[in-house]
RNA sequence: GUCUCAUCGAGAGCGGCGGAGGGACCCGGCCCUGCGAAGCCCGGCAACCGGUCGCAAGCAACGGCCUCACGGCCCAUGCGAUACGGUGCCAAGUCCGGCCAGACCGAUCAGAUCGGUCUGGAAGAUGAGCG
Numbered sequence: 001g002u003c004u005c006a007u008c009g010a011g012a013g014c015g016g017c018g019g020a021g022g023g024a025c026c027c028g029g030c031c032c033u034g035c036g037a038a039g040c041c042c043g044g045c046a047a048c049c050g051g052u053c054g055c056a057a058g059c060a061a062c063g064g065c066c067u068c069a070c071g072g073c074c075c076a077u078g079c080g081a082u083a084c085g086g087u088g089c090c091a092a093g094u095c096c097g098g099c100c101a102g103a104c105c106g107a108u109c110a111g112a113u114c115g116g117u118c119u120g121g122a123a124g125a126u127g128a129g130c131g
Stems, first nucleotide, its partner, number of pairs: 001130001003129006013042001015041003021032003026098004043090003048086003051082006063074004094123001099121010
């Protein structure tokens, strides 16, 4: 980084320093905060990548596709533990809405517009990969 993939409703301190802001940016809302914000340190949470260990499979397991089923085909890794290393994270869903599309509901005489609910996308965040 106009790139690719995965995840984003769970979890995490009554500590020390610090002092007035913070919830990514802009707008609107709603919150947190002198019963102490940001930041730093310690502590913790999680398990994305690597490491280590165990089990399973390497005669096709896990997973995927087809089949009503029996079964057939493709794939060589799959699952778990640990928390040693690299990150990340520690109010509220990614705090909520905004932009695009769809479904449904409602309002306004039609086209259409507006409002609401939900889903998906976009955007954003984090990791891994690539450049």
The RNA shown here (SAM riboswitch aptamer (S box leader)) has 131 nucleotides and comes from a Chloroflexota bacterium. Taxonomically the source falls in Chloroflexota (Bacteria, Bacillati).